[in-house]
Context: one part of a larger RNA
């Protein structure tokens, strides 16, 4: 040095577990904000730090309910001191307080800071306390230029707005990579992205619609028609409608409407926000421990689930079932009031036309229909639009005013439940003090890290050692090769002992 056996170290795979995730179902909620939000800074407990809660009334104050024995938040024990059956802690509802920054709004500003004006009160105070002072829009009032009347402007006052928020929705703008096996029309795609606006949904909506000589009867959504008819460097690709079947149904108004919204009140009822009651088992054996074994019982509108020293219907929490609210909210019914609808007098610079664009599945094509930048420009129900060039006939409808629930889309969020979903290199980036540590000037990027034991019973005491680290005894425990670098403890890698070989 090699091989074998035994036994260790290192390492953290595997197994088991779950505190966290992922995806759904059913309900709810669908907003918060100048009455100062979302998000933060700084404080705040008798004791340093972080987290949570709270705000100088600061892990809290008040009231009303619930509840019934311990409590003074967690990491996280200890000491000290308190509270509590005269009902604490805790849970629910309502209220009070709520520093500073932040739309941030008195002015400024390098956010959490600096500096003011005015009014009121106060013991005249050079102090203190409280309030108020942003901008825009709209209404009203007073003023008021060039410029006579006026108007612009100014001032005051009242109301509203502003900002944040996951997706869904409507509108205004609007790419490129890519595909076409290159590329320009085309595609990607009206997608991504930007901006504006709204609601719990939004949008659309009661035919100047389709159809085809039969008829249907607002809109929206789904299935189909159908990858059909078509469009298309007729390439790549794009791609309907009529009709049929379903979901849901609702119609109305314009000399003041239907409807919608809000407030108040009444009467009951529904539900939500705390809760209450809630059946039935013992022994033997093994074991550290019984829920396991054996024997004999019992409940069940409850054998969902979880916990308890191993696997429990009957030990505990629960579960089925039954009940419960002083207060707040919710839904429903009725009534009253207010606001909105609201434009206008049945829709004229409109319909239509020319030119240029855009939307329609439809790329200008033989291209109807819709929108309109520009130039034009009717008729008035004895009228007008449409029926895919256009004309006639026929049929059908009535534009240029407005409102409208449901069926539909989504889930930042709440509650309950579910999973041939994951189980710590998985599942969220994050099971753990994670958008943290760390990196970057910044935009931004972005980890690793779970498990002693049933219970800390977490090793008193002794010894070695530098009063260290570490170890040996002793003790606890079922187990300490479960000793905190702690369940199991694979492999690589490194030893020790023995045997054999060289």
């Nucleotide at each position: 040095c090699g091989c074998a056996u035994a036994u260790g170290g290192u390492g953290g795979a595997u197994g088991c577990c779950u505190a966290g995730g992922c995806g759904g179902u059913a309900a709810g909620a669908g907003g918060c904000g100048a009455u100062g939000a979302a998000g933060g800074a700084c404080g705040u407990u008798g004791u340093a730090g972080c987290u949570u809660g709270c705000g100088a009334u600061a892990a809290g104050c008040c009231a009303c309910g619930g509840g019934g024995a311990g409590u003074c938040a967690g990491c996280a024990a200890a000491c000290a001191g308190a509270c509590u059956u005269u009902g604490a802690u805790c849970c629910g509802u309502g209220g009070a307080u709520u520093u500073c920054c932040g739309a941030a709004u008195g002015g400024g500003g390098a956010a959490a800071c600096c500096c003011a004006g005015c009014c009121u009160g106060u013991a005249u105070a050079a102090g203190c306390a409280g309030g108020u002072u942003a901008u825009c829009u709209u209404g009203c009032a007073c003023u008021g230029a060039a410029u006579a009347c006026a108007u612009a402007g100014g001032u005051g006052u009242a109301a509203g707005a502003g900002g944040c928020g996951a997706a869904c929705c409507c509108g205004g703008g609007g790419a490129a990579c890519u595909g076409a096996a290159a590329c320009a029309u085309c595609u990607a795609a009206g997608u991504a992205c930007c901006c504006g606006g709204a609601g719990g949904a939004a949008a659309a909506g009661a035919a100047a619609u389709c159809a085809a000589c039969c008829g249907a009867g607002a809109u929206u959504c789904c299935c189909u028609u159908a990858g059909u008819a078509g469009c298309g460097g007729c390439g790549a690709g794009c791609g309907a409608a009529c009709g049929g079947g379903g979901a849901u149904u609702a119609g109305c108004c314009c000399u003041u409407a239907a409807g919608c919204u809000g407030u108040u009140g009444a009467u009951g009822u529904u539900g939500u926000u705390a809760g209450u009651g809630g059946a039935a088992c013992a022994a033997u054996c093994u074991g550290g421990a019984a829920a396991g074994u054996u024997u004999g019982g019992c409940g069940a509108u409850a054998c969902a689930g979880g916990g308890u020293g191993a696997u429990a219907g009957c030990c505990c929490c629960g579960u089925a079932c039954a009940c419960g609210a002083a207060a707040a909210c919710u839904a429903u019914u009725c009534a009253a009031c207010a606001g909105u609808g609201a434009a206008a007098u049945c829709g004229a610079g409109u319909a239509g036309g020319g030119c240029g664009g855009g939307a329609c599945a439809c790329g200008u094509g033989g291209u109807a229909u819709c929108c309109u930048g520009u130039c034009u420009g009717a008729a008035c129900a004895u009228g007008g639009g449409g029926g895919g060039a256009c004309c006639a006939u026929c049929c059908u409808c009535c534009a240029a005013g407005g409102c409208u629930a449901a069926a539909u889309a989504c889930u930042c969020c709440u509650u309950a439940c579910c999973g041939a979903c994951c189980g710590a290199u998985a599942g969220u980036g994050a099971a753990c003090c994670a958008g943290u540590a760390c990196c970057g000037u910044g935009a931004g990027g972005g980890a690793a890290a779970g498990g002693c034991g049933a219970a800390a019973a977490g090793a008193a005491c002794c010894c070695u050692u530098u009063u260290u680290a570490a170890g040996g005894g002793a003790g606890u425990g079922a187990a300490a090769u479960a000793g905190a670098a702690c369940c199991u403890g694979a492999a690589a890698c490194c030893g020790u002992a023995u045997g054999c070989g060289u």

The part of an RNA shown here (large-subunit ribosomal RNA, domain I) has 502 nucleotides and comes from Sedimenticola selenatireducens DSM 17993. Its mean pLDDT, the model's own confidence on a scale to 100, is 84.